[in-house]
RNA sequence: UAUGAAAAAAGCCAAAUCAUCCGCAAGGGUGGGACGGAAAGCCAACGGGUCUCUGAUUUGCUGAGGCGGUUAUCUCCAGAAGGCGGCUGGGUUGCCGAC
Repeated sequence: UAUGAAAAAAGCCAAAUCAUCCGCAAGGGUGGGACGGAAAGCCAACGGGUCUCUGAUUUGCUGAGGCGGUUAUCUCCAGAAGGCGGCUGGGUUGCCGAC
C1' cells in the first nucleotide's frame, strides 16, 4: 500500500411503531423507540429499479392503448430541480484492524 478473517475497545446510525409538525401524495423533520447496519456517512444534478403526483378542451372514464355500469381494472407513454441511498450498481470520504 492492497485485500478485508476473527476478536476486542471507543464511539456512531436507527427499521417497525408512537406523538407532533410539514407535504395533494409518495414521503420528510423533530422527539421517543430498536429490527438491524462496517459505510444504515454523503451524492437522486451518474445509472438501474420502484413509488407518488400531473397530463387542458371534447368525451361515460382515460394522456393513450383500451376499459365500462360507475369500485370504469390493467398496461404503456410524457412531464416533475417529485419521493425512496435502510432496493441496488457506481462515485467520494471514513473508525478499529490480525495473518
The RNA shown here (c-di-GMP-I riboswitch aptamer) has 99 nucleotides and comes from a Syntrophaceae bacterium. It matches the Rfam family "c-di-GMP-I riboswitch aptamer". About the family: GEMM was predicted in a large-scale screen for bacterial structured RNA regulatory elements. Rfam 15.1 lists 5,092 matches to the family in 1,772 species. The sequence was found by an Rfam model in a public genome assembly. The source organism's lineage runs through Bacteria, Pseudomonadati, Thermodesulfobacteriota, Syntrophia and Syntrophaceae.